This is a predicted structure of a 147-nucleotide RNA (c-di-AMP riboswitch aptamer (ydaO/yuaA leader)) from an Actinomycetota bacterium.

Formats: sequence, C1' cells, structure tokens
RNA sequence: GUUUUCGCCCCGCCGAGUUCCCGGGGUCGUUCCCGGGGAGCGGGGGACCCACGUCCGUGUUGGGGCUCAUCCACGCCUUUGCGUGGAGGCGCGACUCUUUCUGCGCCAGCCCGUCAGCUAACCCCGUAGGCCGACGAGAGAGAAGUC
Repeated sequence: GUUUUCGCCCCGCCGAGUUCCCGGGGUCGUUCCCGGGGAGCGGGGGACCCACGUCCGUGUUGGGGCUCAUCCACGCCUUUGCGUGGAGGCGCGACUCUUUCUGCGCCAGCCCGUCAGCUAACCCCGUAGGCCGACGAGAGAGAAGUC
C1' cells in the first nucleotide's frame, strides 16, 4: 500500500398520517390481523363582536372543503379540457436550523351535496398512501465525533 474476514458506530424522501394500553385471532415465540380506548399530530363545523351584502327563477353561471397544487392573458376546442406566456406556490441536492446563490423537479387528485365568513364554549372527522441514482456552493448558530 492492497485484499479479505470479524466487531463496533453512524446512516433516505413526500405526507398530519406517530406512539401507548386493553380484548380477540394467529404463531414455538415475535413480526402480523381485527375491534376498542387514550396521548401526539392534522382537518372541519360552530356565538357575541367584526366582516360580507347575498343567491339564482330566466337567459350561458349555485356554493364550499382537504391539499403546494392557484390566478391572469391569448389561441385551439361544442364542452370537459389542450397549448403558449406571465404572476404566484411547493419539494429535493446527506448532521440540524435560518438565510443567500445555484442545479433538478411538481402545481395533481379527492370530497360535501344546494349548505357552511370569522368564531369562545361545544360537536365531528383523519391518523393513509406513495417513492429512490442525485448527493451543489457561501454565511451564521448549534449538535455529534476525533485529536
């Protein structure tokens, strides 16, 4: 210096979506599955005051919620939508946070059902699902490790 083996330590992403207890099932036993109850996290409804004046019978049109996933202009299209441009919003770049620059991406989907502004008390709901080749730089604060 190289290779192999062993041991120890450290070590992903989007999202609220984590954790504990009880009962049952299953198992050699854990992992696992079902039901129930908490904690944590997340969302909705819901007074005074304040705010808003509204929606829709006709002609073309209800309104609202989750989420970053919206708005405007022009063009195409019967419409749903599609394309271009602009504005706005979100994620990742490997110790964490803030911030500046920079690279690469995303702006979907779902729900309520004619109904909901804010909103104390109060009431209700969710606690999933999906992913992986790229691993940039500066500043400040901190953590860990080594000497």
Model confidence (mean pLDDT): 76 of 100. It matches the Rfam family "c-di-AMP riboswitch aptamer (ydaO/yuaA leader)". Rfam 15.1 lists 7,607 matches to the family in 2,262 species.